[in-house]
Context: one part of a larger RNA
RNA sequence: UCGUGGUUAAGGAACUCGGCAAAAUGCCCCCGUAACUUCGGGAGAAGGGGGGCCUGAGAGGUGAAGCCACGUGCUGGCUAGCCUUUUCGGGCCGCAGAGACCAGGGAGAAGCGACUGUUUACUAAAAACACAGGUCCGUGCGAAGUCGCAAGACGAUGUAUACGGACUGACGCCUGCCCGGUGCUGGAAGGUUAAGAGGACGGGUCAACCACGCAAGUGGUGAAGCUCAGAAUUUAAGCCCCAGUAAACGGCGGUGGUAACUAUAACCAUCCUAAGGUAGCGAAAUUCCUUGUCGGGUAAGUUCCGACCUGCACGAAUGGCGUAACGACUUCUCCGCUGUCUCAACCGCGAACUCG
Numbered sequence: 001u002c003g004u005g006g007u008u009a010a011g012g013a014a015c016u017c018g019g020c021a022a023a024a025u026g027c028c029c030c031c032g033u034a035a036c037u038u039c040g041g042g043a044g045a046a047g048g049g050g051g052g053c054c055u056g057a058g059a060g061g062u063g064a065a066g067c068c069a070c071g072u073g074c075u076g077g078c079u080a081g082c083c084u085u086u087u088c089g090g091g092c093c094g095c096a097g098a099g100a101c102c103a104g105g106g107a108g109a110a111g112c113g114a115c116u117g118u119u120u121a122c123u124a125a126a127a128a129c130a131c132a133g134g135u136c137c138g139u140g141c142g143a144a145g146u147c148g149c150a151a152g153a154c155g156a157u158g159u160a161u162a163c164g165g166a167c168u169g170a171c172g173c174c175u176g177c178c179c180g181g182u183g184c185u186g187g188a189a190g191g192u193u194a195a196g197a198g199g200a201c202g203g204g205u206c207a208a209c210c211a212c213g214c215a216a217g218u219g220g221u222g223a224a225g226c227u228c229a230g231a232a233u234u235u236a237a238g239c240c241c242c243a244g245u246a247a248a249c250g251g252c253g254g255u256g257g258u259a260a261c262u263a264u265a266a267c268c269a270u271c272c273u274a275a276g277g278u279a280g281c282g283a284a285a286u287u288c289c290u291u292g293u294c295g296g297g298u299a300a301g302u303u304c305c306g307a308c309c310u311g312c313a314c315g316a317a318u319g320g321c322g323u324a325a326c327g328a329c330u331u332c333u334c335c336g337c338u339g340u341c342u343c344a345a346c347c348g349c350g351a352a353c354u355c356g
Stems, first nucleotide, its partner, number of pairs: 001351008010342002014340001019337001027051005036041001038170001052092006058085005066078004070073001093097001105335007112327002117129002133168007145154003171322004176252003181249002183245005190240003196234002202228004208221005253271005280314001281311001292308005
């Protein structure tokens, strides 16, 4: 010096991001126990008292082979003895009697998540996931869905009080407006639309014929066949179109003026939109300006709690707001307690190091 233990005057969180770590509490019996509450809880709430040993009395249990009684029985009663003592006295010892080990610190307020549970094997245990409950969508059975090329299998030896998918997440009070866009569902009148069917018209080749030429040949017309291209017409879903649907994906305004102090605007006007954010909440796990302003707590508080509303940029199952109980969750405060600290000291054990 490092690691690991122990003790400490006075103070007692002044330490620190933060009481991290340590200290403290701890068992049994008795008394007593608040707000709140889903009436179950909260609760071991909190806060108090007692605890060893000897002895006396009492109480409880058992109970004779002892005693008594008769209904003489595998009978009943009493008692000695033994066991317990959460009863009341008297006494004894120590600093200390749950004497060691083992063995809850507590209270108040707020956020989030209802809860028990699950998770990043090896840096994250949580407010994340799950959950019971809620809603929507699909599925009538050879079900939908999933795996597989298929056969086949699961679903399910189930049958809509079932199964699959999506979102939300106990419970309480609730869940507003918008279907213009995207999606989904339904519709079939019209428009558009593929291959296919269809084959008008046109082209190429060419027998033959005609004209010119002495001939070689050149030019023209051009049947059948073969071949190239191909219009009208016909034809599905889809798309366009018409409706519905937001616990589908999503969205939920601006400007100007106005009241007899001022300020503000219940009110009016106007533009735009599919519709302009309702209830509730709000400087919030969301607030930039911001340490907003006011109040509380402190001598002093960028955190905390209660309000205000000017919501940069809350808001209703991407759920809104509450909520008893619960939490190795997060934040703030208080009591107890302490070497965390003021401020360090000493004593063990194990190592490093130095000397030998």
Large-subunit ribosomal RNA, domain IV from Georgenia yuyongxinii, 356 nucleotides, folded computationally. The source organism's lineage runs through Bacteria, Actinomycetota, Allobogoriellales, Allobogoriellaceae and Georgenia. The full RNA is in RNAcentral, with records from Rfam. It matches the Rfam family "Bacterial large subunit ribosomal RNA". Rfam links the family to the GO terms ribosome and structural constituent of ribosome.